[in-house]
Molecule: transfer RNA
Organism: Myxococcaceae bacterium
RNA sequence: GGGCCCUUAGCUCAGUGGUAGAGCACUACCUUGACACGGUAGGGGUCGGUGGUUCGAAACCACCAGGGCCCA
Numbered sequence: 001g002g003g004c005c006c007u008u009a010g011c012u013c014a015g016u017g018g019u020a021g022a023g024c025a026c027u028a029c030c031u032u033g034a035c036a037c038g039g040u041a042g043g044g045g046u047c048g049g050u051g052g053u054u055c056g057a058a059a060c061c062a063c064c065a066g067g068g069c070c071c072a
Stems, first nucleotide, its partner, number of pairs: 001071007010024004018055001026042005048064005
């Protein structure tokens, strides 16, 4: 220098055009003498950034940034 892949909640990941989810973690309550386990409820995300396409974008397109792999 070239090519490909990834970027969504604190962590690991779903979601492939129509109002953002799961597990774990966290908080409260129930339960216990207390802890753990279990149960119920809850908080938490400008979907990496900027533009574009569209009635509508996490998703499609371009560029940029970060990370990984391959080639040179």